[in-house]
RNA sequence: UACCGAAAACGGCAAACUCGUCGCAAGGCGAGGACGCAAAGUCAUGGGUCCACAGGCGUCGGAUCGCCAGACUACCGAA
Repeated sequence: UACCGAAAACGGCAAACUCGUCGCAAGGCGAGGACGCAAAGUCAUGGGUCCACAGGCGUCGGAUCGCCAGACUACCGAA
C1' cells in the first nucleotide's frame, strides 16, 4: 500500500415504533428508541423498488445509498 475483518480497543451510525414538524404522496428533518451495521460515511452514475401526474407510451418529475452495483473518502489492527 492492497486485501481482510476479531467474542479486541477508542468511538460512530440508528430499523420498527412514538411524538413534533415539512411534503399531495413516496418520504425528509428534530426528539425519544435500538433491529441491526466495518463504510448503515458521501454521490441518484447504472439497475431495482416506491410515490405523483397520465387512458397509455411515458415525464431534463420526485423518493430511497439501511435494495444491489459503481465512484470518492475514512477510524482501528488480531488472524
Model confidence (mean pLDDT): 84 of 100. c-di-GMP-I riboswitch aptamer from a Clostridia bacterium, 79 nucleotides, folded computationally. The organism belongs to Clostridia, within Bacteria. The sequence was found by an Rfam model in a public genome assembly. Its Rfam family is "c-di-GMP-I riboswitch aptamer". Rfam describes the family as follows. GEMM was predicted in a large-scale screen for bacterial structured RNA regulatory elements.